RNA sequence: CAGAGUAGAUGUCACGCGUUAAGUACCAAAGGAUGGGAGUUGCCUUUGGGCGAAAAGCCAAAAAGGUUUGCGGUGUGGCAUUGCAUCCGCUG
Numbered sequence: 001c002a003g004a005g006u007a008g009a010u011g012u013c014a015c016g017c018g019u020u021a022a023g024u025a026c027c028a029a030a031g032g033a034u035g036g037g038a039g040u041u042g043c044c045u046u047u048g049g050g051c052g053a054a055a056a057g058c059c060a061a062a063a064a065g066g067u068u069u070g071c072g073g074u075g076u077g078g079c080a081u082u083g084c085a086u087c088c089g090c091u092g
Base pairs, nucleotide, nucleotide: 001092002091003090008082009081010080011079012078013077014076015075016074017072018071019070026049027048028047029046030045031044032043036088037087038086039084055069056068057067058066059065
């Protein structure tokens, strides 16, 4: 001098969940993991709080129910792209 190397993020695909409202997002507190180490930032879990939503069609004698298309500041996995400032460390 050059390079490699997380947690995550975005997009896409698949399978799901909810749509009789959970989940997600926001705030507070506590805890956990976090390039190889420390550590900043983000991430996850729990509790509490406030706010908030898109439904419609078809089948069925009726009902129960089933199914399809959507919707959700939606869950998981695969793929692609991107990917820690600082110090030490690794490779050339």
This is a predicted structure of a 92-nucleotide RNA (THF (Tetrahydrofolate) riboswitch aptamer) from a mouse gut metagenome. Of the family's consensus pairs, 87% are formed in the model. Rfam family: THF (Tetrahydrofolate) riboswitch aptamer. The family has 101 seed sequences and 747 matches in Rfam 15.1.